[in-house]
This is a predicted structure of a 389-nucleotide RNA (Bacterial RNase P class A) from a Gammaproteobacteria bacterium.
The gene name in the source record is rnpB.
Taxonomically the source falls in Gammaproteobacteria (Bacteria, Pseudomonadati, Pseudomonadota).
The coordinates come from a structure-prediction model, not an experiment, and the mean pLDDT is 75.
Of the family's consensus pairs, 95% are formed in the model.
RNA sequence: GGAGUCGGCCGGGCGAUCGCAGUUUCGCGGCUGUAGCCAUCGUCAGCGUUGGUAGACGGUGCGAGACUGAGGAAAGUCCGGGCUCCAUAGGACGGGGUGCCAGGUAACGCCUGGGCGGCGCGAGUCGACGGACAGUGCCACAGAAAAUAUACCGCCAGGCAACGAGGCCACAACUUAUUGCUUGGUAAGGGUGAAAUGGUGCGGUAAGAGCGCACCGCGUGCGUGGCAACACGAACGGCAGGGUAAACCCCACCCGGAGCAAGACCAAAUAGGAAUCCAUGGGCGUGGUCCGCGCCGGAUUCGGGUAGGUCGCUAGAGGUGUGCGGUGACGCACACCCCAGAUGAAUGGUCGCCUUUGACAGAACCCGGCUUACAGGCCGACUCCUUUU
Numbered sequence: 001g002g003a004g005u006c007g008g009c010c011g012g013g014c015g016a017u018c019g020c021a022g023u024u025u026c027g028c029g030g031c032u033g034u035a036g037c038c039a040u041c042g043u044c045a046g047c048g049u050u051g052g053u054a055g056a057c058g059g060u061g062c063g064a065g066a067c068u069g070a071g072g073a074a075a076g077u078c079c080g081g082g083c084u085c086c087a088u089a090g091g092a093c094g095g096g097g098u099g100c101c102a103g104g105u106a107a108c109g110c111c112u113g114g115g116c117g118g119c120g121c122g123a124g125u126c127g128a129c130g131g132a133c134a135g136u137g138c139c140a141c142a143g144a145a146a147a148u149a150u151a152c153c154g155c156c157a158g159g160c161a162a163c164g165a166g167g168c169c170a171c172a173a174c175u176u177a178u179u180g181c182u183u184g185g186u187a188a189g190g191g192u193g194a195a196a197u198g199g200u201g202c203g204g205u206a207a208g209a210g211c212g213c214a215c216c217g218c219g220u221g222c223g224u225g226g227c228a229a230c231a232c233g234a235a236c237g238g239c240a241g242g243g244u245a246a247a248c249c250c251c252a253c254c255c256g257g258a259g260c261a262a263g264a265c266c267a268a269a270u271a272g273g274a275a276u277c278c279a280u281g282g283g284c285g286u287g288g289u290c291c292g293c294g295c296c297g298g299a300u301u302c303g304g305g306u307a308g309g310u311c312g313c314u315a316g317a318g319g320u321g322u323g324c325g326g327u328g329a330c331g332c333a334c335a336c337c338c339c340a341g342a343u344g345a346a347u348g349g350u351c352g353c354c355u356u357u358g359a360c361a362g363a364a365c366c367c368g369g370c371u372u373a374c375a376g377g378c379c380g381a382c383u384c385c386u387u388u389u
Stems, first nucleotide, its partner, number of pairs: 001385010012354007020069009030060005036053004041048002071360001075371002078369005083259004095255005100114005115129001116127004130250002135248002137244003152190002154186009164176003198216006217239001218237003222233004263311004273302006282296005318337008
């Protein structure tokens, strides 16, 4: 200098001005509530009725000031938890999820470290990474055969036949090359397939074959190291009988359901309900009239629900800094800080400067993750190649 791999951070700043929301302080005027005080009426009294007062406290309106006011993903709503209610949710069945080991955490399917396997020269990176002799199922096409095995070509041996050759003077017997049929051996080689019953070599054999041996692989138990996953070592076994569990299934562990429109409190008008008291008189309908029959009351109090309002609501598994422990995720201690809380729902507009201000995108109960989107920029650690010293 070039090429790359990880990790972290920012993602407009400053000023002026006009607005919006929340909290708070002050001022003003009105309204209003509570307790108080005064007057009035009822009452033996307790107590109650009505009106006034404006010093205190509270609510509300207007004005002024101060402070604060979106994100790294506020998003997708995919996991995990807090919180709330339901029947405290124990067991069984069913269903769902997770799946190498250890640790972290409130918890997780997240994170950290490690193991194994794949990729990369490397820094690194990716992995649903338990079980296929518990059982069931499936494996297209091709191929002999896709799983209680089997044999198309080939190789080897026997038998028979044909046609040659040798043999003999000639024929036959006999020997033998080739071809065909047939009986058996074989699974080395060929061929099919994504996948074919361990691989390579030597021996062995009629040809072959773990048939025997060596090495590699595999399995079993043992030893050593490690908390473990696992690794290494030596011994034994001739090979245990393909793949598929992101097919059913088996094993281990986890999961009650619904969600802030959860839920709690205050509480009109109207309608309906319950209780008590009052009136038993009246009204309406039927009918020509009376009787009769049917329907309809008034007051007070209570409880449930609706509109509306208040709470839940943001001080929290909170943030920043320092120190300590730990390889790390993270934990502990101390100090400091308060950082949106709306409900037609605020967080914005304009101008100037910064050379050019841009991407994805807007809180709605809260928090921890994952995933997805993202203009531009900054920092740190490391790897490989080349050059120079």

Rfam family: Bacterial RNase P class A. It is annotated as a ribozyme.